Transfer RNA from an uncultured Erysipelotrichaceae bacterium, 71 nucleotides, folded computationally. Model confidence (mean pLDDT): 83 of 100. Its Rfam family is "tRNA".
[in-house]
RNA sequence: GCGGAUGUAGUUUAAUGGUAGAAUAAGAGCCCUCCAAGCUCCUGAUGUCGGUUCGAUUCCGUCUAUCCGCU
Numbered sequence: 001g002c003g004g005a006u007g008u009a010g011u012u013u014a015a016u017g018g019u020a021g022a023a024u025a026a027g028a029g030c031c032c033u034c035c036a037a038g039c040u041c042c043u044g045a046u047g048u049c050g051g052u053u054c055g056a057u058u059c060c061g062u063c064u065a066u067c068c069g070c071u
Base pairs, nucleotide, nucleotide: 001070002069003068004067005066006065007064010024011023012022013021018054027041028040029039030038047063049061050060051059
């Protein structure tokens, strides 16, 4: 330099165009003599910028980060 893959919550991970869901973590409460465990509630996310579309996590392009291959 060229090509390919991936990017969703602090972490792991669903959602093949129609209000982004769960687990875990953090916080609050219940229970318990206390802790742990358990139960309930709550907060938090689509890498960036554009395009297509009535509507984009999803389709297309650019950039960016990581990984892989070729030279």